[in-house]
RNA sequence: GCACUGGUCGUCCAGAGGUAGGACACCGCAUUCGUAAUGCGGAGACGAGGUUUCGAAUCCCUCUCGGUGCU
Numbered sequence: 001g002c003a004c005u006g007g008u009c010g011u012c013c014a015g016a017g018g019u020a021g022g023a024c025a026c027c028g029c030a031u032u033c034g035u036a037a038u039g040c041g042g043a044g045a046c047g048a049g050g051u052u053u054c055g056a057a058u059c060c061c062u063c064u065c066g067g068u069g070c071u
Base pairs, nucleotide, nucleotide: 001070002069003068004067005066006065007064010024011023012022013021018054026042027041028040029039030038047063048062049061050060
């Protein structure tokens, strides 16, 4: 330099054009003499800019960061 691949709550992963979801962690309540465990509830995220579309995490372009391969 070229090609491929990935970037989504604090962490790990789903979501393939129409309400962003799960587990753990966190907060509250219940339970307990208390803690843990358990049950119920809650808050919390789409790497950046643009494009297409009535509608974009999703399609397209550029940039950026990580990984792999080639030279």
Molecule: transfer RNA
Organism: Blastopirellula marina